This is a predicted structure of a 492-nucleotide part of an RNA (small-subunit ribosomal RNA, 5' domain) from an uncultured Parcubacteria group bacterium. Rfam family: Bacterial small subunit ribosomal RNA. Rfam links the family to the GO terms ribosome and structural constituent of ribosome.
[in-house]
Context: one part of a larger RNA
RNA sequence: GAAUUCGCCCUUGGGCGGUGUGUACAAGGCAUGCAAGUCGAAUGUGGUAGCAAUACUGCAUGGCAAACGGGAGAGUAACACAUUGGCAAUCUACCCCUAAGACGAGGAUAACCUUGCGAAAGCGAGAAUAAUACUCGAUAGUAUCAAUGAACAUAAGUUUAUUGAUUAAAGCUCCGGCGCUUAGGGAGGAGCCUAUGGCCUAUCAGCUAGUUGGUGAGGUAAUAGCUCACCAAGGCUACGACGGGUAUGGGGUGCGAGAGCAUGACCCCACUCACUGGGACUGAGACACUGCCCAGACUCCUACGGGAGGCUGCAGUCAAGAAUCUUCCUCAAUGGGCGAAAGCCUGAAGGAGCGACGCCGCGUGUAUGAAGACGCCCCUCGGGGUGUAAAGUACUUUUAACUGUGACAAAACAAUGAUGGUAGCAGUUGAAUAAGGGGCUGCUAACCUCGUGCCAGCAGCAGCGGUAAUACGAGGGCCCCAAGCGUUAUCC
Repeated sequence: GAAUUCGCCCUUGGGCGGUGUGUACAAGGCAUGCAAGUCGAAUGUGGUAGCAAUACUGCAUGGCAAACGGGAGAGUAACACAUUGGCAAUCUACCCCUAAGACGAGGAUAACCUUGCGAAAGCGAGAAUAAUACUCGAUAGUAUCAAUGAACAUAAGUUUAUUGAUUAAAGCUCCGGCGCUUAGGGAGGAGCCUAUGGCCUAUCAGCUAGUUGGUGAGGUAAUAGCUCACCAAGGCUACGACGGGUAUGGGGUGCGAGAGCAUGACCCCACUCACUGGGACUGAGACACUGCCCAGACUCCUACGGGAGGCUGCAGUCAAGAAUCUUCCUCAAUGGGCGAAAGCCUGAAGGAGCGACGCCGCGUGUAUGAAGACGCCCCUCGGGGUGUAAAGUACUUUUAACUGUGACAAAACAAUGAUGGUAGCAGUUGAAUAAGGGGCUGCUAACCUCGUGCCAGCAGCAGCGGUAAUACGAGGGCCCCAAGCGUUAUCC
C1' cells in the first nucleotide's frame, strides 16, 4: 500500500439512493406459528343446503409425491474431492421413441354402524361393503432359466439359431382422451473400479490374522474378504507404512509484475450430517432433517398405570460472545409436487423491514462581496493570521417537504402485480433539511503561543517530558481523508 463475513471508538442535531451482504462463538437448549402435500376423471361412505337434479365439505381405502427443494460443516487425510479413463461387473420411477398386448374368476378389509377398555396417547370385539387395493387361472416373446449348435472374441465372455420350461395386465371418461402390462432404445440420474493430484509431524519405524491370495458357498442391481468354511503365507513400508495432530474438497477468492503465498464467507458443483448411538421397513430411489423401531441423555404432560418431543428449515427466544436482523407481505413472476383441467400446496422463490457491514453514486449550495468588519490567535506593538471566509446583494432547487399524475415487470383473446400509489414525471415552497474524524519531532503531508516541570502524560519504531517541550495538556493556525474517520485482529 491493498484486502476482510470484520469487531470497537468518535460522529448519534449521522443527509439520500442503488447494489450486495449479515451468529466467524455453543453441531448449546428451545416457548409459539408456519416450512409437503395433492387427486372425487381410482373407490366406499358420513354430514350440510335443496322437493329433486346438484353443489359444498369430512373420514377411510387407493395412487403419485414426500429420497426434491431448504439448512449446517460435527465427522472425514478417505476413491471424500478434482482431473482422466473403465463397467464384456450395473440399476433407473416420472418423460420421449418403437413393437406387441389387456381374456376370465375369486376371497377379504378400512371408513361407517353396534359395543368394550383407557386420564390421555390410543387399543380391541362384532356385523356389513367397494376399488386402478389383494389373490388365482389363461395367453405370450426380442424377457428369465436350461439344453444343443454356430459366429466373433478371449480374462471371466458377447452375439445369434433351435427346443423345452417360467413370469403380465385395470380400469376411468364430460367419448376428446387419460391410464394399465411386456419387451427394446433414448434422455437425464445413480452405483462401482483404475491412474494422477492437493496438510503438518520421524521427539511416530516398523505395521497387518479377514490381514494378502486361492477354492467353494452365501450375498448384492453389480465386481470384490463384501460375508463365511477350508487351504496357502502372504500384503504394506524411508518414493514415509503404522501412529499422532489438524482439516469438508473443488470452481474460486485476496495479495503479487510474475513465480508464488494465503484462504475456501456470500454464489455454483460434489461429499457428509440431522438430539447421541444402532437398526431395518417401504420404495425406482433412503438405511430417510419436519417416516418407523431399539437404547441413551435431556425437556414436557399424567388420574402415577402410562404417554409426548427433537428449529444444523423461516421468523423468533435464552445462553455464549467483541459481534451478526422481522415471531413481516405474496404465491403476481421463476421453479417444484399433485391433478385431464379448474386449481390446491410451496418460510423454495419473489419482495418489503432492520444494520454506514461492504462497494458505487449524489448532496450539505452557486455567483458576487473589503487592501479586508466583529470576535479570537500571534506580535519586533508597526502589524500579521483566520479571510471572500462571514454579513450584505443576486440566483439555483440536486436533495427535502407538500400537491397532482403514475408505470415496466403479464407470457397466452381476455383476466391476473405481493412489491406499490413504490420508481418515474409535472408543479409549489424555500438556502431552505444535511460535517465530521484523525494528524502536525523524523519516518510522513502539516507550527506557533500558553500551561506543566522525568510530574501529569505520549508512543507503531526511534524516542519525547528533570523551567523557554513544534513530541505531554489547551488555544489559534495548518495538513490528510470525508458520511465517514481512526484503531484492533488476520492475510499478502